[in-house]
RNA sequence: GGCCCGUUGGUCAAGCGGUUAAGACUCCGGCCUCUCACGCCGGCAACACGAGUUCGAUUCUCGUACGGGUCA
Numbered sequence: 001g002g003c004c005c006g007u008u009g010g011u012c013a014a015g016c017g018g019u020u021a022a023g024a025c026u027c028c029g030g031c032c033u034c035u036c037a038c039g040c041c042g043g044c045a046a047c048a049c050g051a052g053u054u055c056g057a058u059u060c061u062c063g064u065a066c067g068g069g070u071c072a
Base pairs, nucleotide, nucleotide: 001071002070003069004068005067006066007065010025011024012023018055027043028042029041030040031039048064049063050062051061052060
């Protein structure tokens, strides 16, 4: 340098054109408890960036960045 795959809350992870962007863990608040833990209830928090296609993009296309694989 060529080609392929990936990038979603703090972490893991589903969703592949129309969702309130699901869920788990963490964190915060409450209940429970003598207290902590466990358990239960509630809450905060995310689509790497830029362009294009489309009535509509996390989803499709192109580029960039980063990570991984492979060839030279």
This is a predicted structure of a 72-nucleotide RNA (transfer RNA) from an Oscillospiraceae bacterium. Lineage of the source: Bacteria > Bacillota > Clostridia > Eubacteriales > Oscillospiraceae. Model confidence (mean pLDDT): 81 of 100.